[in-house]
A computed fold for a 349-nucleotide part of an RNA from an uncultured prokaryote, annotated as small-subunit ribosomal RNA, central domain.
Context: one part of a larger RNA
């Protein structure tokens, strides 16, 4: 290559939109490119194959059949893919009415603590630690009472709770805004799925210009531990943490599980919603949509998954191929830089 794989063995791109591709509901008829059957024509000799046959045999070599799995034309089928035409409504989508929710960005308020500043009380200790000591206080510290300023997060409520694709999202309020749900079944009538490339969105750290800086604290200084201590532990203490713009694109970016769509026992929690009965606060059947636990068949090397599948199937992308060498060197893009991305090879087991 086939092939087999991809939660934990090597392997699902962090995620999400979409180019071009690849796939595609149900029906009536009609052409007939794919397809199918069959005719014709070509498919050069020599090779390969079968059969005879000549060199003493073999290789070689000669005659003859067959093949030469292909092309390219007529003809006839119409199930089936595909093209054009009508009509369908189960997929998508749109209306309309409802409620949920820490969904986004944006403004503006709010109480607690934490640090400092100031003024009062008020004396000698405070801190901190395994024990202690750097440090802090008679220029009055700790503690306590009042006042005042700053930045930061937002206790309880809070919950295998809830909202977003993902990353994330948590005081209140106010306009603005995205999605997803249920219900009516009203409209449109395959508009659909997937997604090379391509683009946007992406935690934290770190960069750039300018602010802000209270708590915390890489680095960096003391004390202490120890043999040693470039650590833990403690005093402190600068980048940074936050704000605005703008760059980075990486994470055990995890469910280590791609997207989408059907199909295949139940059992019990909870969120949001419709419906029926019985009803005095609720209950009790039902039904749609989410999150959890546990469980059958069936799967799996085991562990375990199990209608939220890792069961059965279809489609489309992605990735893997023995370990180190190595996600590295060289090239190319990309970035300001840090680095990111792509992505060998020699040697060696």
């Nucleotide at each position: 290559c086939u092939g087999g794989g991809c939660g934990u063995a090597a392997a699902g791109c962090g995620u999400a939109c979409g180019u071009a591709g690849g796939c595609g509901g149900a029906u009536c008829a009609g052409a007939a490119a794919g397809u199918a059957u069959g005719g014709g024509g070509u498919g050069a000799a020599a090779u390969c194959c079968c059969a005879g046959g000549g060199c003493u045999c073999a290789a070689c070599c000669c005659u003859g059949g067959a093949a030469c799995u292909g092309c390219c034309u007529c003809a006839u089928a119409a199930a089936c893919u595909g093209g054009a035409u009508g009509g369908c409504u189960a997929g998508a989508a749109u209306a309309c009415u409802g409620g949920a929710g820490a969904g986004g960005g944006g403004a503006g308020u709010g109480g607690a603590a934490u640090u400092c500043c100031g003024a009062g009380u008020g004396u000698a200790g405070a801190g901190g630690u395994g024990a202690a000591a750097u440090u802090c206080g008679u220029a009055g510290a700790u503690a306590u009472u009042c006042g005042g300023a700053a930045g930061a997060a937002c206790a309880c409520c809070a919950g295998u709770g809830g909202c977003g694709a993902a990353g994330g999202c948590g005081a209140c309020u106010c306009a603005c805004u995205g999605g997803a749900c249920a219900g009516u079944u009203a409209u449109c009538g395959a508009c659909g799925c997937u997604g090379a490339g391509g683009u946007g969105c992406g935690a934290a750290a770190g960069c750039g210009u300018g602010g802000g800086g209270a708590g915390c604290a890489a680095a960096c200084a003391g004390g202490a531990u120890u043999a040693g201590a470039u650590a833990c532990c403690c005093u402190g203490g600068u980048a940074g943490u936050c704000c605005a713009c703008g760059c980075c694109g990486u994470a055990a970016a995890c469910g280590a599980u791609g997207a989408u769509a059907a199909c295949u026992a139940g059992c019990u929690g909870u969120c949001c919603g419709g419906g029926c009965u019985c009803a005095u606060a609720g209950a009790g059947c039902u039904u749609g949509g989410g999150u959890g636990g546990c469980g059958c068949a069936g799967c799996u090397a085991a562990c375990g998954c199990a209608u939220u599948a890792a069961g059965u199937u279809a489609u489309c992308c992605g990735c893997c191929u023995g370990g180190g060498g190595a996600g590295u060197a060289c090239g190319g893009u990309c970035g300001c830089a840090a680095g990111a991305u792509u992505a060998a090879a020699a040697c060696u087991c």
RNAcentral holds the full RNA, with entries from ENA. Its Rfam family is "Bacterial small subunit ribosomal RNA". Its family is annotated with ribosome and structural constituent of ribosome in the Gene Ontology. Model confidence (mean pLDDT): 89 of 100.